[in-house]
RNA sequence: GGGCAUGUAACUCAGCGGUAAAGAGUACGCGCUUGAUAAGCGUGAAGUCGGGGGUUCGAGUCCC
Repeated sequence: GGGCAUGUAACUCAGCGGUAAAGAGUACGCGCUUGAUAAGCGUGAAGUCGGGGGUUCGAGUCCC
């Protein structure tokens, strides 16, 4: 220097143009349960989808 793949929540990932809001598991906070802990159950917070441009009525998804 050339080719290929990947970059989405603290961590591991789903999503392959449409909707209304971006989801899951783990971890974490709160509550229930227990003598207490763990486990279990309920609930909550956490992401400007690596950054910048472009295409499109519309992009996490296509192109640079």

Predicted 3D model of a 64-nucleotide RNA (transfer RNA) from Bryopsis sp. KO-2023.
It is recorded under the gene name trnI-GAU.
RNAcentral holds the sequence, with entries from ENA.
The coordinates come from a structure-prediction model, not an experiment, and the mean pLDDT is 80.
Taxonomically the source falls in Bryopsis (Eukaryota, core chlorophytes, Bryopsidales, Bryopsidaceae).
It matches the Rfam family "tRNA".